[in-house]
RNA sequence: UCCUCAUCCAGAGAGGCGGAGGGACCGGCCCGAUGAAGCCUCGGCAACCCGUUUCGCCUCUCGCUUCGGAGGCGGGACACGGUGCCAAUUCCGGUGGGGCACUAGGGUCCCUGAAGAUGAGGA
Numbered sequence: 001u002c003c004u005c006a007u008c009c010a011g012a013g014a015g016g017c018g019g020a021g022g023g024a025c026c027g028g029c030c031c032g033a034u035g036a037a038g039c040c041u042c043g044g045c046a047a048c049c050c051g052u053u054u055c056g057c058c059u060c061u062c063g064c065u066u067c068g069g070a071g072g073c074g075g076g077a078c079a080c081g082g083u084g085c086c087a088a089u090u091c092c093g094g095u096g097g098g099g100c101a102c103u104a105g106g107g108u109c110c111c112u113g114a115a116g117a118u119g120a121g122g123a
Base pairs, nucleotide, nucleotide: 001123002122003121004120005119006118007117008116013042014041015040016039017038021031022030023029025094026093027092028091043086044085045084048082049081051078052077053076054075055074056073057072058071059070060069061068090115096111097110098109099108100107102105
């Protein structure tokens, strides 16, 4: 860099350095000298991966039962470790289809998909 899969209306910020941008892109709309990006420290959120544990079901095994052992699926708890995240739904829209009320160009709602982000696996 590319491919596959899952998730994206929940949640969680203080301080220091820094000094004008930031919210991917485009349009909008916002955030920002009451201090943007970035870096550092501490804190927090979450539960994707690893791990621990618990409940239910299923399969196998122990000749059968009980007790056990191994594996699978689903739900819960924890948070040492690997990532991630801590304005606004991914801030809203972007493609295609449909509904509604107006109207001749926009509004609003639903479905869909594109792009993006994060994780896991792979090339």